[in-house]
RNA sequence: GCGUCCGUAGUGUAAUGGAUAUCACGCCAGAUUCCGGUUCUGGCGAUGGGGGUUCGAUUCCCUCCGGACGCA
Numbered sequence: 001g002c003g004u005c006c007g008u009a010g011u012g013u014a015a016u017g018g019a020u021a022u023c024a025c026g027c028c029a030g031a032u033u034c035c036g037g038u039u040c041u042g043g044c045g046a047u048g049g050g051g052g053u054u055c056g057a058u059u060c061c062c063u064c065c066g067g068a069c070g071c072a
Base pairs, nucleotide, nucleotide: 001071002070003069004068005067006066007065010025011024012023018055026044027043028042029041030040031039048064049063050062051061052060
C1' cells in the first nucleotide's frame, strides 16, 4: 500500500430496515439484617465521528478515526 472483518451502557453481549435498542454483571436507592454478605424490588447508563439513501438506519452506501487478520 491492497483486501476482509470488527467498533452498541463502566464490562460482556442481542437486535429481518419498523414497537420504549435486549439481557447479564456493575453502580445507586429501598426492603430484609444488630452490621455486612446473600436474596428481593425499583432506578441509572449505550449504537466510534461526519455525510448520504429511506416514510423510517444499530442495520444499507461513502468517507474519516480506532482495532484484528491476511497478502505484498